[in-house]
């Protein structure tokens, strides 16, 4: 100096929604939202075709988009930042 997983720390957003249902936020159904576990989709550059150029494929990042997924009291979960003490390169 980066690297992956591991402990401490801090850490947004959205209905404690509505019917039914259970001992329970248990379940199943409906409607509305939310982005910051995962996931999808995009510039510019790169590549290959082809070529006076135009153009065509392919590649391609995110806190941006989608909302599949996941969430919308708390508590867990949480991108991402900080410290730690090993590991391995």
């Nucleotide at each position: 100096g980066g690297g992956g997983a591991c402990u401490c720390u801090g850490g947004a957003g959205a209905a404690u929604c509505c019917c039914a249902u259970u001992g329970a936020a248990u379940u199943g159904g409906g409607u509305g939202c939310c982005g910051a576990a995962g996931g999808u989709g995009u510039a510019a550059g790169g590549c290959g075709c082809a070529c006076c150029a135009c153009g065509c494929g392919c590649u391609g990042a995110a806190u941006c988009u989608c909302u599949c997924a996941g969430g919308c009291a708390a508590a867990a979960g949480g991108a991402c930042a900080g410290a730690g003490a090993a590991c391995g390169c």

This is a predicted structure of an 89-nucleotide RNA (Glycine riboswitch aptamer). The sequence was found by an Rfam model in a public genome assembly.